[in-house]
RNA sequence: GGUCCCAUCGUCUAGCCCGGUCUAGGACACUUGGUUCUCAUCCAAGAAACUCGGGUUCAAAUCCCGAUGGGACUA
Numbered sequence: 001g002g003u004c005c006c007a008u009c010g011u012c013u014a015g016c017c018c019g020g021u022c023u024a025g026g027a028c029a030c031u032u033g034g035u036u037c038u039c040a041u042c043c044a045a046g047a048a049a050c051u052c053g054g055g056u057u058c059a060a061a062u063c064c065c066g067a068u069g070g071g072a073c074u075a
Stems, first nucleotide, its partner, number of pairs: 001074007010028004020058001030046005051067005
């Protein structure tokens, strides 16, 4: 250089192929409350994310183009 893959809460991950009905779901962690003599456990609640720019569309995490970062193979 060429081809291809990946990017979502603090971490891991589902959803993406095949656009919608919901407020982007789950686990762990965190915060608050309850339970307990206290801690832990357990229960309830809460906060927390679609890498960036543009396009298509009534509607985009999802489709298209580009950028950035990471990775695989190949020369």
Transfer RNA from a bacterium, 75 nucleotides, folded computationally. The coordinates come from a structure-prediction model, not an experiment, and the mean pLDDT is 81. Its Rfam family is "tRNA". It is annotated as a transfer RNA.